Annotation: A computed fold for a 1533-nucleotide RNA from a Candidatus Wolfebacteria bacterium, annotated as small-subunit ribosomal RNA. The coordinates come from a structure-prediction model, not an experiment, and the mean pLDDT is 83. NCBI's taxonomy places the organism under Bacteria, Bacteria candidate phyla, Candidatus Wolfeibacteriota.

């Protein structure tokens, strides 16, 4: 110089709020793993097997404690071997010379002493209790924090006083034997010492302690006298230095005690016998049951004892705004332990990691007798694991040990290796550079992106290579010399460095040595392509993948980190998701069934004193490190030094004293009690009433009764049922009755009576905080239910029957036991609810109604006003997620109890307690899903409800369904029987014309730039064409003939055309209508959908659109937090019905104007009456051709059906297509098949008919590749025929049929019906076998009206009768569309059935009731509990044995035995936690098994809670209880 802090997202739903869980985003690690890897610094690295270790090192020093021993040097003495020179037996001799002995100077060996230095086995002294390791034990004064010891020790070290004198007895070493494989013993003898003894002395030592002072006393101080205890020396010339002994006192270290503090479990509630406590001993540095002997019986525990589990505390680390929440590696302080149990020596210190002794395992040596050993030290090793380094260097520095010192020692350390394991740092270049290069990717093919990226050009050299330099880390130490206070400083000279030639400097070379990893639908930054086709993958959650995947693989591009990136594990945070700070509990998960109390919390008004809480101040402690802040060193930074602040706590002293506590005195306002007065199914026991029912008896009485949707089991001529009298008998109390009352809750009703508990109100007195909550206790507690013993009408679980039903273990019926009733005992649970704990205060109101009481008034009693205390709507603020709650709060605020913490497994398992039982109470877990859930929305549905409508029912008329036959589906067959359309919305539909063609389908044959169509190349060619022959079935092949020729130009070139080749490329009724466009169908001509603005609601949303009337209408109107608008009704358009006019082509004899065509008029609830609210509007009437929309048509809202349709057309995207094409061309077959089934229609079944004969009356249309007409032949289809007509002119078409009139037939399979077939014509086409239409003989089925069901149709309709046209050569048309003719019944009405509309109501549905769901079986997988038993572990208990050691005793004492404690270990019963187990039974999962349908709507019996029986299941029943039940209806309001 201070400090400086809170993000939220995904996901339950159609959609929305809330509740509420999962999950994700951050950060952190001793970490692992995949995938990559350039350097450097700082740190860090066996977390599992306290499993087993080879090998080596990790603890020794002192010779100035001590005898010896070896050794090197000196000095002294000793003098060997040779040995210069000299004498010289003797031999031989002329000189000469050889010779044995022997004298000798030097030599110095070698011994021997002594001295100086060095090594050193052993005595002796310190030290080895420290340093280093690990966390096994351990819930414990083991630790952390403040405290005590007048119950305490302490070596070496400092301070201060006093002393170190005499003598002694051993023993290793060493020798001498013995034993043993080895380790090692044993016996004799010698001998030191700073070893051991003894004796001296000795105090401010230790006992002992007259006496004296103090204190009430315990006791405490002073204190003569007496007894008893020391000692070692070495070096040094010497001064002295180092020791040694005795005391006291510091320092440092330890030892004990002690408040506090210190995991989880109560499915551990009682534990304890040396236990708690005295006396006495004993024992220890010391206090103590610490241990012993005797006395008492006591000690702990709901503030959690004993018990089980896990666990080495702490500073401190991660994390969080923070309180908290986890942890406990590194480094630091404390415990503990050293293979595993036990034991003591030594010593100042151990009951001792690298000592001892004994067990018991385990390994190793071995001669078989015996011995050895303890890596959790450092480094290796095995072994187990996902998983964790070298058998380096040095004592240079820092410590430590010995030593006087040098100096040894030292795996402690200090340093190196390893290993992204983690934190920092750097670096892989920078600058320029557009032909926006190739490559690659994507494309709308234009081009965009990779992308200034790269190449290419310049620079620069951290880092890397090479070459040179070169630290700091060193302070000491020895040696001389100086001064000197004698203790040391000064100066000089020598001497130490493992790391390391390292850090770090310089110089050269050259971009030169260096980049990856996850991601990429949302949450979450980043997106295209192509590959797969619910496959094959992906996922943290939600969830992607079933042919167009930004979600799987792969390319491309993007993002994000970066020497690192993901991935998994743990923890904390998001989570206020355990809530102290910071939740809740009506209905989401949660108030105890209710009481009365115990402990324990909490607590009314004054007063005094105490200072415990509380608060201020000051001392003292909280160890350093860490973390903060300020600086300072490493180039920075990580790291690391210094200071400062902080350790939020204790303790001690001071002081304050409101407030809480305590103690005191006091008070009434909390509370109790007294006095009156008072409503009440409050409780218990005892009597009592009538009615209803059942029985028995007797009477009248006759055939039924009961009993259901219907019935049937039953009951009845032995006389029921009804009816009447009588008489027993059990149970429940109708009216009164209320939203009433009373009680703590369960609960309480005929009436009286005894007894008794509580509540209100008035008014005044007495007590004087006596109060409130309640944990554990007690007590009560509906119904069923169990036991005893009664009692029994009626109801009724189970049973039995009888119906129903696909069955009906049920819903209905008949019977009918337990039971239900009293009296005792038990049982204790309910939707035991207001789903709302108790108790006090406060905080608007209105309006009932129950008791009380005052006022006023009244004769009096009602009425009226106030005030109390229940008991209910309604409502304000105010709460609430919403719905709601609102002085009876779910408001606002206090106290205390209970409960909740995601759904399931589950109120279940174990284990306990209670209970006769039945169970009740307490009460988990594994495993499983991402939800479960609560309020309120919008629609949808309801075997819910109002109101309307609809040929929707009814009421009528005709029909279908049965027949034969057409035509279309299925279905079968087929080489094909092309293809679509499948409930209303496919089936006389696409198709409004399948003998070829059509056509798409099979069978053969052919063609390949293709049958058509754009282009570009080459070649040919002057036209293309056309005809002709061969070969086939054709298409086609193969050939020739024929023509000799376009435009423009001068000519070529160059265009058009046309062949052939070749290349783009053409087709393709190939898929996909779940990829579309377009068009259509359907609810539905139903009356709706909806928008803007404002309003109401957190919101989804509502409101307008609801409501009253009305209407064919969301039509009009009126009322309204709505006002307006829009699409849809409607109307605008067309056809028709009256009228009136223009115009006149046909038409008819004219002329008009039947007639066509154009215009206009005309109907508007205009008038009048009634009705209504005086607005619409209806209803009736007039007048009118037509009256209330005149009658038809066209017109189809915002949508639903992934409704048809890729084969009408288009069209995306897949697919076929280079000689066996899914394309083209062609023949000939099929689309007509044919046990059957369905739909749609003709035709009939006759007499309201057929048949002959005769008469009459229409509309619309069409027509030149046509209608075709006279008139002619033919029975007739038909031909010949040619007028006439481009049509109001000709023609089909005389235009008609039903009809009408006359006749026949006479009820029959017929004179009816027309199939079928047989014969013989006609037309149309290239062609009528498959497979056409007609005609006319002949033939003459089936069917006499049609079963359960069904369908049209309100008027010019229904029924009937013909008659056009489209397509079409012709037709298989009985379809379809149009056109006129004849021409009806019936609709009381809306209960029902169908579909619709609007509005309320329920919902567990929203893919929306064709929904959603339950439970049993029956498969497969999983977890946990039970279980005859087996197997392991862990704590005790009993008793037998009992090593070493320890204590005690006795003994024949170098020793011995014996008690006694005790590790270990046997044996027996038992607890107790694991583990495995045949089996049986539950749970939980599991696209498409089985059976029913229990719940959701009144869910088709409302459902649900408690309880008992029953049943394949789901469940059903009986009984109280709840509304968390629809609908009606009444009461209140």
């Nucleotide at each position: 110089u201070a400090a400086u802090u809170g993000a939220g997202a995904g996901u339950u739903u159609g959609a929305u709020c809330c509740u509420g869980g999962c999950u994700c985003a951050g950060g952190a690690u001793g970490a692992a793993c995949g995938c990559u890897g350039g350097c450097g610094g700082c740190g860090u690295g066996g977390a599992u097997a306290a499993g087993g270790c080879a090998u080596g090192c990790a603890a020794g020093u002192c010779a100035a404690a001590c005898g010896g021993a070896c050794u090197a040097u000196u000095u002294u003495u000793u003098g060997a071997a040779c040995g210069a020179g000299g004498u010289g037996a003797g031999a031989u001799u002329a000189c000469a010379u050889c010779a044995a002995a022997u004298c000798a100077a030097g030599g110095a060996a070698u011994a021997a002493a002594a001295a100086u230095g060095g090594u050193u086995a052993g005595u002796g002294g310190c030290a080895a209790a420290c340093g280093a390791g690990u966390u096994a034990g351990u819930a414990a004064c083991a630790c952390c924090c403040u405290g005590g010891u007048u119950a305490c020790c302490u070596a070496c070290c400092c301070c201060a006083a006093a002393g170190u004198c005499g003598g002694g007895c051993a023993u290793a070493a060493c020798u001498a034997g013995c034993c043993g494989a080895a380790a090692g013993g044993u016996u004799g003898g010698c001998u030191a010492a700073u070893u051991c003894c003894c004796g001296a002395u000795a105090g401010u030592c230790a006992c002992u302690g007259a006496g004296a002072g103090c204190g009430c006393a315990a006791g405490c101080u002073c204190g003569a006298a007496g007894u008893g205890u020391a000692a070692a020396g070495u070096c040094g010339c010497a001064a002295g230095a180092c020791g040694c002994u005795u005391u006291g006192g510091g320092a440092g270290g330890g030892a004990c005690c002690u408040a506090g503090g210190u995991c989880c479990u109560a499915u551990c509630a009682g534990c304890u016998u040396g236990u708690u406590g005295g006396u006495g001993a004993g024992g220890u540095a010391a206090c103590g049951g610490c241990u012993c002997a005797c006395c008492a019986a006591g000690g702990c525990u709901a503030u959690a004892a004993c018990g089980g589990g896990u666990a080495g505390g702490g500073g401190u680390g991660c994390u969080g705004a923070g309180a908290g929440g986890c942890a406990g590696u590194c480094c630091c302080c404390c415990a503990a332990c050293g293979a595993c149990g036990a034991g003591a020596c030594u010593g100042a210190g151990a009951c001792a990691c690298g000592g001892c002794u004994c067990g018991u395992a385990c390994a190793c040596c071995u001669a078989c007798g015996g011995g050895u050993g303890g890596c959790a030290g450092c480094a290796g090793u095995c072994g187990a694991g996902a998983a964790u380094a070298u058998u380096c260097c040095a004592c240079a520095a820092u410590g430590g040990g010995c030593g006087a010192a040098a100096g040894c020692c030292u795996g402690a350390u200090g340093g190196a290796g390893c290993g992204a394991c983690g934190c920092c740092g750097c670096a892989u270049g920078c600058a320029g550079g557009a032909a926006g290069a190739a490559g690659g990717u994507c494309u709308u093919c234009g081009g965009a992106u990779u992308g200034u990226a790269a190449a290419c050009u310049g620079c620069u050299u951290u880092u890397a290579g090479c070459u040179g330099g070169g630290a700091g880390g060193a302070a000491g130490c020895u040696c001389c010399g100086a001064c000197c206070u004698c203790g040391g400083u000064c100066g000089g000279a020598g001497u130490u460095g493992a790391c390391a030639g390292u850090a770090c400097c310089a110089g050269c070379u050259g971009a030169a040595u260096a980049a990856g990893g996850g991601c990429u639908u949302g949450c979450u930054a980043a997106c295209c392509u192509c590959g797969u086709g619910c496959c094959a993958g992906c996922a943290g959650c939600c969830g992607c993948g079933g042919u167009a995947a930004u979600a799987c693989g792969a390319g491309g591009g993007g993002c994000u980190c970066a020497a690192g990136c993901g991935u998994u594990a743990u923890c904390c945070g998001g989570a206020u998701u355990u809530a102290u700070u910071g939740g809740g509990c009506g209905u989401a998960a949660a108030g105890g069934g209710c009481g009365c109390g115990u402990a324990g919390g909490g607590g009314g008004u004054u007063u005094g004193g105490u200072g415990c809480g509380u608060c201020u101040g000051u001392u003292g402690u909280a160890a350093a490190a860490u973390a903060c802040c300020u600086u300072u060193g490493c180039u920075c930074a990580a790291c690391a030094a210094a200071g400062g602040a902080a350790c939020c706590g204790c303790a001690a002293c001071a002081g304050a004293u409101a407030c809480g506590a305590c103690c005191u005195a006091a008070c009434u306002a909390g509370a109790g009690g007294a006095u009156g007065u008072u409503a009440g199914a409050g409780g218990u026991a005892g009597a009592u009433g009538g009615a209803a029912c059942g029985c028995a008896c007797g009477g009248u009485g006759u055939a039924g009764g009961g009993g259901u949707g219907a019935a049937a089991u039953c009951c009845g001529u032995u006389g029921a049922u009804a009816u009447c009298g009588u008489g027993c008998g059990g149970a429940a109390c109708a009216c009164c009755a209320a939203a009433g009352g009373c009680g703590a809750a369960g609960g309480c009703a005929u009436u009286c009576u005894a007894c008794u508990a509580a509540g209100g109100c008035a008014c005044u007195c007495c007590u004087g905080a006596c109060c409130u909550u309640g944990a554990g206790g007690c007590g009560c507690g509906a119904a069923a239910g169990c036991g005893u013993g009664g009692g029994g009408a009626g109801c009724a679980a189970a049973a039995a029957g009888g119906a129903u039903u696909a069955g009906a273990u049920a819903c209905c019926c008949u019977u009918g036991u337990a039971g239900u009733c009293c009296a005792c005992g038990c049982c204790c649970u309910a939707a035991a609810c207001g789903a709302u704990g108790u108790c006090u205060a406060c905080u608007a109101g209105c309006u009932g109604u129950u008791u009380c009481g005052a006022g006023u008034a009244u004769c009096g009693a009602c009425c009226c006003u106030c005030g109390g205390a229940g008991u209910g709507g309604c409502g304000u603020a105010g709460c609430u997620a919403a719905c709601g709650c609102g002085u009876u709060a779910a408001g606002u605020a206090g106290a205390c109890c209970g409960c909740c913490u995601g759904g399931g497994a589950a109120g279940u398992a174990c284990g306990g307690u209670c209970g006769c039982a039945a169970g009740a109470c307490u009460a988990a877990a594994a495993c499983u899903c991402a939800a479960a859930g609560g309020a309120a929305u919008a629609g949808a549905c309801g075997g819910g409800g109002a109101c309307c409508c609809g040929c929707a029912c009814a009421a009528g008329c005709g029909g279908u369904g049965g027949a034969g036959c057409a035509u279309g589906u299925g279905g079968u067959u087929u080489a094909a029987u092309u293809c679509g359309a499948c409930g209303a919305c496919a089936a006389g539909c696409g198709a409004g014309g399948a003998a070829c063609c059509u056509u798409a389908c099979c069978a053969g044959g052919g063609c390949u730039u293709g049958a058509a169509a754009u282009u570009c190349u080459g070649a040919u060619g002057a036209a293309a064409a056309u005809u002709c022959c061969g070969g086939g079935a054709a298409a086609c092949c193969g050939g020739a003939a024929c023509c000799c020729u376009c435009c423009c130009u001068u000519a070529a070139a160059a265009g058009a055309c046309a062949u052939c080749a070749g290349g783009a490329c053409a087709g393709g009724u190939g898929c996909u209508g779940c990829a579309c466009g377009g068009u259509c169908g359907u609810c539905g001509u139903c009356a709706g959908c909806u928008c803007g603005u404002g309003g109401c609601g957190u919101g989804a949303g509502c409101u307008g659109u609801u409501c009253c009337c009305u209407u064919a209408a969301g039509u009009g109107g009126g009322g309204u937090a709505a006002c307006g608008a829009g699409c849809g009704c409607a109307a605008c358009c067309c056809c028709u019905g009256c009228u009136g006019u223009c115009u006149g082509u046909u038409a008819c004899a004219a002329g008009u104007g039947u007639c066509a065509g154009g215009c206009a008029g005309g109907a508007c609830u205009g008038c009048c009456g009634u009705g209504u609210a005086u607005u619409u509007c209806a209803c009736g009437g007039a007048g009118g051709a037509a009256g209330g929309c005149g009658g038809g048509g066209a017109u189809g809202a915002c949508g639903u059906c992934a409704g048809a349709u890729c084969a009408g057309c288009g069209u995306g995207g897949c697919c076929c297509u280079u000689u066996g094409a899914u394309g083209c061309c062609c023949u000939g077959g099929g689309c007509c098949a044919c046990a059957c089934a369905c739909a749609u229609g003709c035709u009939a079944c006759a007499a309201u008919g057929g048949c002959c004969g005769a008469a009459a009356c229409a509309a619309u249309g069409g027509g030149u590749u046509g209608c075709c007409a006279a008139g002619c032949c033919g029975a007739g289809a038909g031909g010949c025929g040619g007028a006439g007509c481009u049509a109001a002119u000709c023609c089909c078409a005389c235009c008609a049929a039903a009809u009408u009139c006359g006749g026949c037939c006479c009820c029959a399979g017929u004179u009816c019906g027309g199939a079928u077939u047989g014969a013989g014509g006609g037309c149309u086409g290239c062609a009528a076998c498959u497979c056409g239409c007609c005609c006319u003989c002949a033939u003459g089925a089936a069917g006499c009206c049609g079963g359960a069901a069904u369908c049209g149709c309100u008027a010019g309709u229904a029924a009937u009768c013909g008659u056009g046209a489209a397509u079409c050569a012709g037709c298989u048309a009985u379809g379809u569309c149009a056109c006129g003719g004849u021409g009806a019944a019936u609709a009381c009405g809306u209960u029902c059935u169908c579909g619709g509309g609007u509005c309320c109501u329920g919902u567990a549905c929203u893919c929306a009731c064709c929904g959603c769901c339950c439970g049993u079986c029956a498969c497969a997988c999983c977890a946990a509990g039970g279980g005859a038993g087996c197997u392991g572990g862990g704590a005790g208990u009993a008793c037998c044995u009992g090593a070493a050691g320890g204590u005690c005793g006795c003994c024949u004492u170098u020793g011995g035995c014996g008690g006694c404690u005790c590790a270990a270990g046997g044996u027996a019963a038992g607890c107790u936690c694991a583990g495995u187990g045949a089996c049986a039974g539950g749970g939980g999962u599991g696209a498409a098994g089985u059976c029913g349908u229990a719940a959701c709507a009144a869910g088709g019996c409302a459902c649900g809670c408690g309880u008992a029986g029953c049943g394949g299941a789901a469940g059903c029943u009986g009984u109280g209880c709840g509304u968390g039940g629809a609908a009606u209806a009444a009461u209140u309001a």